[in-house]
RNA sequence: CUUCGACAAAGGCAAACCUCUCGCGAGGGAGGGACGCAAAGUCAUGGGCCCCACGUGGGUCGCCAGACUACCGAA
Numbered sequence: 001c002u003u004c005g006a007c008a009a010a011g012g013c014a015a016a017c018c019u020c021u022c023g024c025g026a027g028g029g030a031g032g033g034a035c036g037c038a039a040a041g042u043c044a045u046g047g048g049c050c051c052c053a054c055g056u057g058g059g060u061c062g063c064c065a066g067a068c069u070a071c072c073g074a075a
Stems, first nucleotide, its partner, number of pairs: 004073002012037002017032006035062001041068003045065003048060004
């Protein structure tokens, strides 16, 4: 450095649900809350799924794949 992921260490994120809010909607944001996550960090690039006002439209990265970045260091 790469791969890998421990009954390790320090931490991190936050499903459903509730409240407020934005949106026609799928969904998004904030707070609470934890089902879980070794990339549950970022990117809509490919596929899937979802929405629509059907357009040169939109959403989902915690659906799969890919790309980029990243803490620690047992086997």

Source information:
c-di-GMP-I riboswitch aptamer from a Myxococcales bacterium, 75 nucleotides, folded computationally. The prediction has a mean pLDDT of 92. NCBI's taxonomy places the organism under Bacteria, Pseudomonadati, Myxococcota, Myxococcia, Myxococcales. The model forms 94% of the base pairs in the Rfam consensus. It was read from a public genome assembly, where an Rfam model found it.